[in-house]
Context: one part of a larger RNA
């Protein structure tokens, strides 16, 4: 890991509720221990007791009433049905659905590992240094010094056994639950080592690290209190049928837990409605949304006015200007905690449809981590798949099917009793992947823009449709293309120089078709080139401005890497109308199943009703939980059968039956016990528990 076998709401006592069953309607139910018979099962016997049969009062009491009270009032609490067992839910007490701690006590084993201590043994190759003393010479008056030679001291040195384990490497399902290999530290000592013997669990022992006290130490082990306790995690075994929530509000050493409510179930009563929903019409109160500035505040602009109005600035001064605070008007404004106003919803109430809710009481719960999404708020950066509230909004949770490419909570459909090789729609879709239009009609886009979103700005641009106002124009518009574009004059000043074109000033007149004392280029100043303006050529439109759709840049990322993907341009894009068709567990047909209600009919009735089977109407998504009904194991009493002409079991497989759980047939194997029906009792169903045993 797998298979197989065990494995988890039990038992007992009260106490409550429903079912049913005995007795009973007050001459009320019932015994307990304990006695007796008896194999036992149980049969009698035991009235002690307990619950009813009368409440009310702290009591005294009084009694269908009492208490309160001065009350004959008002008011509160009363004004009769039970008891006993079985069984079923739940609740307390006890292990109490099962497994699971660290722990805490106690009685006890342990010092053959260690720690220390105490007693008697032992053990230390070599090698090197050379303390005290000691002898002898010398020196000095002496104390007393020097040399030499002897000596052989040390927690001395250097290395072996021995003691330890510093560093690296190996190993790391090992050789080994600390080893090997290199390297290191001490090696005559506070040295190390044998034998015996001593000390222990809040205790020993420690040159102390909370180290050690037998692979176990911030309190050994075993045993026993014990099934310690666990608001904590995990597990908790068969089928079907109705209903079906919560993640809220209040307390709580409370917040991952209790407890009441509140939302589910089930029973019983009220009940077909003056009771709850929807829908319409009526009538109320409100101060939000919006608005406003009339109150209270905030902020801008102006005008006046007032102030012993900081402070600059001219001034010799008066004073003038700049500017400070206030107040009052006009202007234009702003507020969750401002209002002179004010909706829509929502709440309360009536009336009228419409149809079955709804509330009481009583049993049993379960939630009290909830998430998104839309609106209205707070906080936070009008971030966040953030966080907190509110609409008892929606929708996952407890809902699956279509659609969104894929996808809890969004969107948009749609709420799945069951079967169907039926049909018709919903969202969304019709080239292909891939069901259905390469449908139809008109434009738009040239950017593959786009073909769901996310995903785009300010800016910029003769991209290109549309609409619309306005100038010019067949008395010739607007371009192009030919030709002029000239004199006085190089106006005056300035200046080296100034001749339309460095600057200042002025900017006339003439010719003429038209030409600025010049709009630009250009020269050192000239020159030279164009241009305004003008003719002629050609012949019908030009040209400005605004609104609009669509597309261009703006536009940088990690796979070439993405419209979902080929791929698509009079689109398969985009916008506007159409007509077709695909499309879902939706609706419809067809046929069955159960639930509730009614309606007549048949059987039984203890006349309350139980059951069958027909019709009609309304349901049958489900988590946690209520409620109901059955299926199967082991035994027990009873009952009928069944078995060697072959019981259980087990194998097989494509029979039959039931909605299932199941159960029945058959065939083989198998060798000795099974079954059915009516009750009964439980050691009663297995996939999970890091589950226990064995196998493989």
């Nucleotide at each position: 890991g797998c298979c197989u076998g065990c494995g988890a709401g039990u038992u007992u006592a009260u106490g409550u509720a429903u079912a049913c069953u005995g007795c009973g309607u007050a001459u009320g139910g019932c015994u307990a221990a304990g006695c007796g018979c008896g194999a036992a099962a149980g049969c009698g016997u035991g009235g002690a007791g307990c619950c009813g049969a009368a409440g009310g009062g702290a009591a005294a009491c009084c009694g269908a009433g009492u208490g309160u009270g001065a009350a004959u009032a008002g008011c509160g609490c009363g004004u009769u049905u039970g008891u006993a067992g079985u069984a079923u839910g739940c609740a307390u007490a006890a292990g109490a659905c099962c497994c699971g701690a660290a722990g805490c006590a106690a009685g006890g084993u342990g010092a053959g590992c260690u720690a220390c201590c105490c007693a008697u043994g032992a053990g230390c190759a070599g090698g090197g240094u050379g303390a005290a003393g000691g002898u002898g010479u010398g020196a000095g008056a002496a104390a007393u010094c020097a040399c030499a030679c002897u000596g052989g001291a040390g927690g001395c040195c250097c290395g072996a056994a021995c003691c330890g384990u510093u560093u690296u490497g190996c190993c790391g399902u090992u050789c080994a639950a600390a080893a090997c290999a290199u390297u290191c530290g001490g090696a005559u000592g506070a040295c190390u080592u044998g034998u015996g013997g001593g000390u222990u669990g809040g205790a020993g022992u420690g040159a102390a690290a909370a180290g050690c006290u037998a692979a176990u130490c911030g309190a050994a082990c075993c045993u026993u209190g014990u099934a310690a306790u666990a608001g904590c995690u995990g597990g908790u075994u068969c089928u079907c049928u109705c209903u079906g929530a919560a993640a809220c509000a209040g307390c709580u050493u409370u917040u991952g837990g209790g407890c009441u409510g509140g939302c589910g179930u089930c029973g019983c009563a009220u009940c077909g409605a003056u009771u709850g929903g929807c829908u319409a019409c009526u009538g109320g109160g409100g101060g939000u949304a919006g608005a406003g500035c009339a109150c209270u505040g905030g902020a801008a602009g102006g005008a006046u006015u007032c102030g012993a109005c900081a402070g600059g600035g001219c001034g010799a001064a008066a004073g003038c200007u700049c500017g400070c605070g206030a107040a009052u008007c006009c202007u234009a404004u702003c507020a969750a905690a401002c209002u002179c106003c004010g909706a829509a919803u929502a709440c309360c109430a009536g009336u009228a449809g419409u149809g079955u809710u709804a509330u009481g009481c009583g049993g049993c719960a379960g939630u009290u981590a909830g998430a998104c999404c839309g609106u209205g708020g707070g906080g936070g950066c009008u971030a966040a798949g953030c966080u907190c509230c509110a609409c008892u909004g929606g929708u996952c949770a407890a809902a699956a099917g279509g659609a969104g490419a894929a996808g809890a909570g969004u969107c948009c459909u749609a709420g799945a009793u069951c079967u169907c090789a039926a049909g018709u729609u919903a969202a969304g879709g019709u080239c292909c992947c891939a069901a259905a239009a390469u449908c139809c009609a008109u434009g738009u886009u040239a950017a593959g823009u786009g073909c769901a979103u996310c995903a785009c700005a300010a800016g910029g641009a003769g991209g290109u449709g549309g609409a619309a106002u306005u100038u010019c124009g067949u008395a010739g518009a607007c371009a192009a293309u030919g030709a002029g574009g000239a004199g006085g004059u190089u106006g005056g000043c300035u200046u080296a120089g100034a001749a339309g074109c460095a600057g200042c000033c002025a900017u006339c007149c003439u010719u003429g078709a038209a030409a600025g004392a010049a709009a630009g280029c250009g020269u050192a100043a000239u020159a030279g080139c164009u241009c305004a303006c003008u003719c002629a050529u050609c012949g019908a439109g030009a040209g400005a401005u605004u609104c609009u759709g669509c597309g261009c840049c703006g536009a940088a990322g990690a796979u070439a890497a993405u419209c979902g993907g080929g791929g698509c341009u009079a689109a398969a894009a985009c916008a506007u109308g159409g007509u077709a068709c695909c499309g879902a567990a939706a609706c419809u047909g067809a046929g069955g199943g159960u639930u509730u209600g009614c309606a007549a009919c048949g059987u039984c009735u203890u006349c309350g009703g139980a059951c069958g089977a027909u019709g009609c109407a309304a349901g049958c998504g489900g988590u946690a939980a209520g409620a109901g009904a059955g299926c199967g194991u082991u035994c027990c009493c009873a009952u009928c059968g069944c078995a060697a002409u072959g019981a259980a079991g087990c194998u097989a497989a494509a029979g039959a039956c039931g909605u299932g759980a199941g159960u029945c047939a058959u065939a083989g194997u198998g060798g000795a016990g099974c079954g059915u029906u009516g009750g009964g009792a439980a050691g009663u169903g297995a996939g999970a528990a890091u589950g226990c045993a064995g196998g493989c």
Annotation: The part of an RNA shown here (large-subunit ribosomal RNA, domain II) has 696 nucleotides and comes from a Candidatus Adlerbacteria bacterium. It matches the Rfam family "Bacterial large subunit ribosomal RNA". NCBI's taxonomy places the organism under Bacteria, Bacteria candidate phyla, Candidatus Adleribacteriota. The sequence was found in a public genome assembly. The coordinates come from a structure-prediction model, not an experiment, and the mean pLDDT is 83.